[in-house]
RNA sequence: GCCAACAUAGCUCAAUUGGCAGAGCAAUGCUUUUGUAAAGCAUAGGUUAUGGGUUCAAGUCCCAUUGUUGGCU
Numbered sequence: 001g002c003c004a005a006c007a008u009a010g011c012u013c014a015a016u017u018g019g020c021a022g023a024g025c026a027a028u029g030c031u032u033u034u035g036u037a038a039a040g041c042a043u044a045g046g047u048u049a050u051g052g053g054u055u056c057a058a059g060u061c062c063c064a065u066u067g068u069u070g071g072c073u
Base pairs, nucleotide, nucleotide: 001072002071003070004069005068006067007066010025011024012023013022019056027043028042029041030040031039049065050064051063052062053061
């Protein structure tokens, strides 16, 4: 230099071929216990990497940029 994949909650990952953004763990509170742990219930946490485009509607499709990983030279 060229090619490909990936980027979503604090972490690990989903989201049905474009139609309400979710789960587990972690965090906080409550119940339970003499207390802790475990268990149960609830709550909070998101500019879906950035900027544009298409569409009634975009995490999803298109373009550019940034970053990470892998391959080729």

This is a predicted structure of a 73-nucleotide RNA (transfer RNA) from Candidatus Hadersleviella danica.
The sequence is in RNAcentral, with records from ENA.
Rfam family: tRNA. Gene Ontology term of the family: triplet codon-amino acid adaptor activity.
The coordinates come from a structure-prediction model, not an experiment, and the mean pLDDT is 80.